[in-house]
Molecule: c-di-AMP riboswitch aptamer (ydaO/yuaA leader)
Organism: Streptantibioticus silvisoli
RNA sequence: GAUAACGCAAGGCCUAAUCCCGCGCGUUGCGGGAACCGGGGACCCGUCUUUGUGGGGUGAAUCGGGCGAUCUGCUGUCAAGAGAGCGCCCGUAGGAGACCUUCCUCCUCCGAACCCGUCAGCUAACCCGGUCAGCCUCAGGGAAGGAAAGG
Numbered sequence: 001g002a003u004a005a006c007g008c009a010a011g012g013c014c015u016a017a018u019c020c021c022g023c024g025c026g027u028u029g030c031g032g033g034a035a036c037c038g039g040g041g042a043c044c045c046g047u048c049u050u051u052g053u054g055g056g057g058u059g060a061a062u063c064g065g066g067c068g069a070u071c072u073g074c075u076g077u078c079a080a081g082a083g084a085g086c087g088c089c090c091g092u093a094g095g096a097g098a099c100c101u102u103c104c105u106c107c108u109c110c111g112a113a114c115c116c117g118u119c120a121g122c123u124a125a126c127c128c129g130g131u132c133a134g135c136c137u138c139a140g141g142g143a144a145g146g147a148a149a150g151g
Stems, first nucleotide, its partner, number of pairs: 010137004018034006035131006045121001054119001055116004063091006070084003074081002094110004099146006106140001
């Protein structure tokens, strides 16, 4: 001098997941408010397919095809068929990308996971909850219209 790790700060992305107040604390807590978000819950309306391959919810995360094995209370004399979910590939409804909105057959990604527990359509009043987690350091590009800042 440089780099890496760790920590802190600033500015951001995604998400509802942020802000404020009080008390406490050698700790990472408790309580309250606002804001945002989710669930339950009438009349009316809707649905009468629910007793099994149950049904439902959060979420952008659905659906289809191919391959492989597994299972089935279904069909079948057998062979096998059909269905269900699982693993992997290829697509896809849909979703994200630094002022905001819209457009671009443009570009790069995501297209998961979890929960309730036999039970829930919508739904005013009302009731019950959530406030994470994960990342980035010029953060995609172009166009139109705005906003803000500056002059």